[in-house]
């Protein structure tokens, strides 16, 4: 950074799709390890269980178990003493009493529970972000400062007793403490009031000082020293000193919070008006505090197109993802703020809440219940159900960090620290390394040679990360606290306490973890996707539009690199793919950075509001703007540098970091604002002219029609042709008069006017605008223009007129398969006028308006000026309009080009793939028809513009051809022959199917051929090559038997080559490789062929033009049979074709002269080149000549060429042939041959017998013979050419009516034979008839070929004697030695032509001409065709599916208004009940009760909106082969379209 996809190809427009990055992901396949992160996105759905907020005994009362001490009784025991009774002392056990320690459960009290943790439902808001304000405020714990901490009192829980209840939970009586509660004192201070002064500030007011008055506080706990009292030691009380933790009143700080404000913060106008506490004021209430926050009264305001109100959606931000950036998307984890805690309401307590694990009430749900009543709230951590594509452990620990309480030890802490689970993500590591073959095996492919997998493996050597095993490892992570000691502070003090130093002691969930050492052994560790293009990577097999693939284009119908498998390859890698989502690519919403003539897109046109934009000069200001500076812009993140985990991810430290907002200062060019001035933009005044500009009134002639009258008679009219229609009741035609309506010929013109629509006889009146020339004036007054308002063709509508012509609808006649059309005859609305609607058009220049600039040339309209002229007028200049052609430039191209689509500025409108659809719904509008505004679902991969090459046209021009025409003869009718279709059959083998299949392959089916069918047989084979083994006389020939034959059986005879004499070859047999296939595919192919077409075309190189496909050349003017030639020419040349060269034929010459010839000479015969001879002639066959538009005349461009002529055997390529360009038809042929692939292999091969290809109701093609007198028959008679001949042609002669038979001369051929040419000519006969025409058919008899003529040959003779009397529609051939007609020959072939290929004889007619039919060539034009008109394509109907509108309604959600109702609670009022402290004894205060106000849930009624659903119904979309027509594309057959 781009790529694929619209086309036959091209350029453009334009959408769709892909490659990238990312993710809280999910799914599929797979899975070794570690580190760091991360994990309910859906039902703010419901929750079992456990835990998540407690702590303080140094505030307090009571106090169990337990421990210690003292007293003390009893017992036991030891020791000592002993008076031997015992005593004393000690120890142990134990009842009791007292004191102390300790602190469980519960309580009073204090602090905390408002933090931490979760979630994102609500919220479009001062909610959040940012920056300010608070002189309008509060702030527990914490810090600093000042002062104080005095004296009393009354209760109450716990507890005891009792009572109600199932429980939860209460009630009553009695006792008691405090740092709980109350009163009093004091008052540094605070607050309020009064007075005075000072300072400050932003309207409000704030602060300070002084004086006076009123009012207002407190709580103690604990450590230690000293003294003292009581008292039996102990212990208790008191005093005092001191420390500490508290307490109170104030001031300040810090922190946190409240409130206010500027700016920013999604979509929707198919939401345009909203608002009554609403906006403001005064006075109150309330709050910590401002405020309609609340209330009373007063005023009538406030918000809004710069988007109010309503609706939808949504927590906001730092950031995150992407992107070059600008942007776009997003807000999970982490961090800040907000909101919420089952749903709704409410307050209490408190420094702080209207409170997640508090209270009250209402509701829903769940649970317990003794049915009376109660309990609960995981959006804390785990976990469970549900929902879902989907998201973890009912883990460990308070060791660390942090929090609460405490003096502290400590307790609590699902915050947190850790571990676990999940490849969910990022990062790192490994699955081994080195060597190892001209290269194993296996696999795959193969052109069979080989290639590839592949140094890959094996094998050899080496290493050991990770995992595994063993051992070490309290390393690091920890400092506090406590104790000891020491310094300083406080203090009277060496107590105590506080701050610091040193030392000691103690504490680890993770975890026996990180890490380290050792051990063993390559050992335990690779998959996934892809391989047609985009996009890196190819082959085989299978399948056969099937199965399937597919992101887009698209693959698959028998050779699939696209399906499935395999091999090989490519990519990434513990992952890989898929799906989803976001950004990118997409400049495809364009600020950066797009467009609107024809691709989507200029409003139908004016006017003008808001808005946007705006001439020159001077001065001022400083809002924008520019610069400078200050503060902010949390941390984390991103970026840079450095550092720490072995690296990295990750983490730590530092730096850097906005253009936004805000504040201050400076500047003054530009914009802006204010003031002053100017005239060039704009406007006004005055002159003369132009004009289908508008409105109204009047008026004119021509024409059509009607009417009246005259003339006049049979038609008129109409069409492609007709008919309907009109007309003898007198039409049409014609003359004269009259009526009425509409439109204005000629002039008339890419002329004029108008904003557009539009405007056309003439006259008058009124009105608008533009241009030009010069003067004066105003002094930016201008441009554009969302809404608004006006105008606005035709058709249509309403009312009233009018109505000649024309003429939707309608009727009739035609046409047609039909014809609801085109054509014709009629004809109503309408067209016209008046008044009013409608408001749209291909309302177009498909081109918005204004201004400026940028070569020209040439017409024309209006105005002005100049020159010359007597003038008409000419020429030149200029302003304005309107056309054409063109430069630069622009454009995809076409084209535009001073009238821009060029270059710029300003403003408006509009576009964003095609279809659905300018449709639905809603709204506005209209009498209606309708109009304006204007979607979505769904569906397609295109739709489209311009240009190019073709092809095509019931487009045009030019030209050619037996193409038509002009002629001749046929076919189509008959019979037969032959081929085909069809049918039949065991088989009727196969192929060929418009021309270009059908007397074609087949130049010849009785067997063979033969490929088909039946039957009976063969299997290395009928045929080829090779290998191995075997064989001995082999090959071969001829008998026998069976048999239809093939074949089988089997006897006899018995050849060959080489030889070293052993044998070998060949042959035969067996086995194996293989043979064989007219089996399939001509749509896998080669070769060959047909056809357009012997048509004149088809191309290339270089150059040039074009962005390109392509064009040019090859077009144009002539000419030709011809792209033949000439001229012109951005082309110049060249090639394949045409022509020529080749063959043949026509004339002549030369040479040659047998088998051919015979003029002259000679000989001979009945006759004959028969003989000698000859080369003259014919002829033969070689070589040449000849014809070239060469010559003459004319035409033509001084050309090419054409026309005429001469000469010539031949004249304009002389006739004929061979020769067939690039290509087209997937034309034909796999059955000539060759060949890929597939298929068969005791058969789809090979051989044999018989049959079939010859069938026969029928249809078609091609022929033959005829239908007769231009003839038939009979008799006589004349003249060819070109061929063939040894398995041959066969003469003479004889036989037979004949086919033929016998015969055998001659001939390997200019010698002999086939071989008699026929039509013709001469004569005779027949006399128009189914015949003396015609010969089919049939009977009989034969001949020939052949092993064999039954199926199924040809020919002969006798007899028979069918159809047919010239052929419907239609159709073929032929232009001269041709058609027609006549016979002859050949190939094939044993035999078998009416076919085919050749040959000659006789021998015409016609061509005016190119309008038409067919085919073709060139140029041009249109095209929606490119499979190319046998194209493309439209609509209804029928069927299937999909989404959607309407719809009687139905069911939900949200919400407005009116009313009812009113729990808990708060506030007000109230003296009904009760009542400790204080009291002046009266009360005060408090509680309960009652009541009023507000109000949640709920209810009733009525609207709005939205979703779902609904019989039926409307259109729409999609769908390989349905129906009907043919509307469009060509002049699309009636030009198309709005």
């Nucleotide at each position: 950074a781009g790529a694929g996809u619209u086309u036959g190809a091209u350029c453009c427009u334009g959408g769709c799709u892909c490659a990238g990055a990312a993710c809280g992901a999910a799914c599929g396949c797979u899975g070794g390890c570690g580190g760091c992160g991360u994990g309910g996105a859906u039902u703010a759905g419901g929750c079992a269980u456990g835990c998540a907020a407690g702590u303080c005994g140094a505030a307090c009362g009571a106090g169990u178990a337990c421990c210690u001490c003292g007293c003390g009784c009893u017992u036991a025991u030891a020791u000592u003493g002993u008076u031997c009774g015992c005593a004393a002392u000690g120890u142990a056990a134990a009842a009791g009493c007292g004191a102390g320690g300790g602190g469980a459960c519960a309580g009073u009290g204090g602090c905390g529970a408002a933090c931490g943790g979760g979630u994102g439902a609500g919220u479009a808001a001062c909610g959040c972000g940012u920056a300010a304000g608070u002189a309008a405020u509060c702030u527990g714990c914490c810090c600093c400062u000042a002062a104080c901490u005095g004296u009393g009192g009354a209760a109450u829980a716990a507890c005891u007793c009792u009572u109600c209840g199932a429980a939860a939970g209460g009630g009553g009586a009695g006792c008691u403490a405090a740092u709980a509660c109350c009163a009093c004192a004091u008052g540094u201070g605070g607050u309020c009031c009064c007075g005075a002064c000072a300072c400050g500030a932003c309207a409000u007011c704030g602060u300070g000082u002084c004086g006076g008055g009123a009012u207002u506080a407190a709580a103690g706990g604990u450590g230690u020293g000293u003294c003292u009292c009581g008292c039996u030691u102990g212990c208790g009380g008191g005093a005092u000193a001191u420390g500490u933790c508290g307490g109170u009143u104030a001031g300040g700080g810090a922190u946190g919070a409240g409130c206010u404000u500027g700016c920013g913060u999604c979509c929707u106008a198919u939401u345009a008006g909203c608002u009554u506490g609403u906006u403001g004021g005064u006075g109150g209430g309330g709050u910590a505090a401002u405020g309609g926050c609340c209330c009373a009264c007063c005023a009538a305001g406030g918000c809004u197109c710069u988007g109010a109100u309503g609706g939808g959606u949504a927590g906001c931000u730092g950031g995150u993802c992407u992107g070059a950036g600008a942007g776009g998307a997003u807000g999970g984890u982490c961090a800040g703020c907000c909101a919420c805690a089952c749903u709704g309401g409410g307050a209490c307590u408190g420094a702080g809440a209207c409170a997640c694990u508090g209270c009250c009430c209402a509701g829903a749900c769940u649970c317990c219940u003794a049915c009376g009543g109660g309990a609960g709230g995981c959006u804390g951590c785990a976990g469970u159900c549900g929902a879902g594509a989907a998201u973890c452990a009912u883990c460990c620990g308070c060791a660390a960090u942090g929090g609460g309480c405490g003096a502290a030890a400590g307790c609590c802490u699902g915050a947190c620290g850790g571990u676990g689970c999940g490849a969910c993500g990022c990062c790192g590591c490994g699955u081994g390394g080195a060597g190892g073959a001209c290269g194993a095996a296996g696999g795959c492919c193969u052109u069979c040679g080989g290639g590839u997998u592949g140094u890959a493996a094996a094998c050899u050597c080496c290493u050991u990360u990770c995992a595994c095993c063993c051992g070490g490892g309290a390393a690091g992570a920890a400092a506090a606290a406590u104790c000891a000691u020491u310094u300083c502070g406080u203090g009277a003090a060496u107590a105590a306490c506080g701050a610091g130093g040193u030392g000691a002691c103690c504490u680890g969930a993770c975890g026996g973890u990180a890490c380290c050492g050792g051990g063993a052994g390559a050992a335990g560790a690779a998959g996934c996707c892809c391989u047609g293009g985009c996009u890196a990577a190819c082959u085989c097999c299978g399948u056969g539009c099937c199965a399937g693939c597919a992101g887009c284009c698209g693959c698959g119908g028998u050779a699939a690199u696209a399906c499935g498998g395999a091999g090989a390859g490519g990519g990434c890698u513990a992952g890989c793919g898929u799906u989803g989502u976001u950004c990118g690519g997409a400049u495809u919403u364009a600020c950066u950075g797009g467009g609107c003539g024809u691709a989507a897109a200029g409003g139908g046109c004016a006017u003008g509001u808001a808005g946007g934009u705006g001439u020159c000069c001077c001065g001022a200001u400083a809002a924008g703007c520019u610069c400078u500076g200050g503060g902010u812009g949390a941390a984390a993140u991103c970026u840079c540098c450095g550092c720490g985990c072995u690296c990295a991810a990750c983490g730590c430290g530092g730096a850097a970091a906005a253009g936004a907002a805000u504040c201050a200062g400076a500047g003054a060019a530009c914009u802006a604002u204010c003031g002053g001035g100017a005239u060039u933009g704009a406007g006004u005044u005055c002159a003369g002219a132009a004009g289908a500009a508008g409105a109204g009134a009047g008026u004119g002639g021509a024409a059509u029609u009607c009417u009246c009258g005259g003339u006049g008679u049979a038609g008129c009219g109409g069409u492609g042709a007709a008919a309907u229609g009109c007309g003898u009741a007198g039409a049409u035609a014609u003359c004269a008069g009259g009526a009425g309506g509409a439109a204005c010929a000629c002039c008339g013109g890419u002329a004029g006017c108008g904003a557009a629509g539009g405007c056309g006889g003439c006259u008058c009146u009124c009105u608008g605008g533009a241009a030009c020339a010069g003067u004066a004036c105003u002094g930016a007054c201008a441009c554009u223009g969302a809404g608004g308002c006006g105008c606005g063709a035709a058709a249509g509508c309403u009312a009233g007129g009018g109505g000649a012509g024309c003429g939707a609808a309608c009727a009739g006649g035609a046409u047609u398969a039909g014809a609801u059309a085109c054509c014709c005859u009629g004809g109503u609305a309408g067209u016209c006028c008046u008044a009013g609607c409608c408001g749209u058009a291909a309302a177009c220049g498909a081109u918005g308006g204004a201004c400026a600039c940028u070569a020209g040339g040439u017409g024309u309209c209006g105005g002005g000026g100049g020159u010359g002229u007597c003038g008409a007028c000419u020429c030149c200049c200029u302003c304005g309009g309107u056309g054409c052609c063109g430069a630069a430039g622009c454009u995809a191209a076409c084209g535009c080009a001073u009238u821009a689509a060029g270059u710029g500025u300003c403003c408006c409108g509009c576009c964003u793939g095609g279809g659905g659809a300018g449709u639905a719904c809603g709204g506005c509008u209209g009498c209606a028809a309708g109009g304006c505004u204007a979607a979505a679902a769904c569906u397609c991969a295109a739709a489209g513009g311009a240009a190019u090459u073709g092809a095509c046209g019931g487009g045009g021009g030019c030209c050619c051809g037996c193409a038509c025409a002009a002629g001749c003869a046929g076919u189509g009718g008959a019979g037969c022959a032959u081929g085909u279709g069809g049918u039949u059959u065991a088989a009727u083998u196969c192929g060929a199917c418009g021309c270009a299949a059908c007397g074609c392959g087949a130049a010849g089916a009785a067997c063979c051929u033969u490929a088909c069918c039946u039957g009976g047989g063969c299997u290395u084979g009928a045929c080829a090559u090779g290998u191995a083994c075997g064989u001995g006389g082999u090959a071969g020939g001829a008998a026998u038997c069976g048999g239809a034959a093939a074949c089988g059986u089997g006897c006899c005879c018995g050849a060959c080559c080489c030889u070293u004499c052993g044998g070998g070859g060949a042959g035969c047999g067996u086995a194996c490789a293989c043979a064989g296939g007219u089996g399939c595919u001509g749509c896998a192919u080669g070769g060959c062929u047909g056809u357009c077409g012997u048509c004149a075309g088809c191309u290339c190189g270089u150059g040039u033009c074009g962005u390109g496909a392509g064009a040019u050349g090859u077009c144009g003017g002539g000419u030709u049979a011809a792209g033949u030639c000439c001229c012109u020419u951005a082309a110049c040349g060249a090639g394949c074709g045409a022509a020529a060269c080749c063959c043949u034929u026509g004339u002549c010459u030369c040479u040659a002269g047998u088998u051919g010839c015979c003029a002259g000479c000679g000989g001979g015969u009945a006759a004959u080149g028969c003989c000698g001879g000859g080369g003259a002639c014919u002829c033969u066959a070689g070589a040449g000549a000849g014809a070239c538009u060469g010559c003459c005349g004319g035409u033509g461009u001084c050309a090419a060429a054409c026309c005429g002529g001469a000469g010539g055997a031949a004249g304009g390529u002389g006739g004929g042939g061979a020769u067939g360009a690039c290509g087209u038809c997937a034309a034909g042929u796999c059955c000539u041959c060759a060949u890929g692939g597939c298929c068969c292999u005791u058969a789809c091969g090979a051989g044999c017998u018989g049959g079939g290809c010859u069938a026969c109701a029928c249809a078609c093609g091609u022929g033959c013979u005829a239908c007769a007198a231009u003839g038939g028959u009979c008799a006589g008679u004349a003249c060819a050419g070109g061929g063939g001949g040894c398995u041959g042609c066969u003469a003479a002669c004889c036989c037979g009516c004949g086919a033929g038979g016998g015969g055998g001369a001659g001939c390997c051929a200019a010698u002999c034979c086939c071989a008699g040419a026929a039509a013709g000519c001469u004569g005779a006969u027949c006399g128009u008839a189914g015949u003396c025409c015609g010969g089919a058919u049939u009977g009989g008899a034969g001949u020939c070929u052949g092993c064999a003529a039954c199926u199924c040959g040809a020919c002969u003779c006798c007899a028979u004697g069918a159809a047919g009397u010239c052929g419907g529609a239609a159709u073929c051939g032929c232009u001269a030695g041709u058609a027609a007609u006549c016979g002859c020959g050949a190939a094939u072939c044993a035999g078998a032509a009416u076919g085919u290929c050749g040959c000659g004889g006789u021998g015409a007619a016609u061509a005016c001409g190119u309008u038409c039919c067919c085919g073709g060539g060139c140029c041009u034009u249109g095209u929606a065709c490119a499979c190319a008109c046998c194209g493309c394509c439209c609509g209804u109907c029928a069927c299937a599916c999909c989404a959607u509108g309407g719809g009687a309604g139905u069911g939900g959600g949200u919400u407005g208004c009116a009313c009812c109702a009113g729990a808990a609670g708060u506030g007000g009022c109230u003296a009904g009940u009760c009542u400790a402290a204080c009291u002046u004894c009266g009360g005060a205060g408090g509680a309960c009760g009652g009541u009023c106000a507000c109000c949640a849930c709920g209810g009733u009624g009525u609207g709005a909106u939205u979703c779902a659903u609904g019989a039926c119904u409307g259109g729409g979309g999609u769908g390989a082969a349905g129906u009907c027509g043919u509307a469009a594309c060509a002049a699309g057959g009636u030009a198309a379209c709005c």
The RNA shown here (small-subunit ribosomal RNA) has 1538 nucleotides and comes from an uncultured bacterium. Rfam family: Bacterial small subunit ribosomal RNA. Its mean pLDDT, the model's own confidence on a scale to 100, is 83.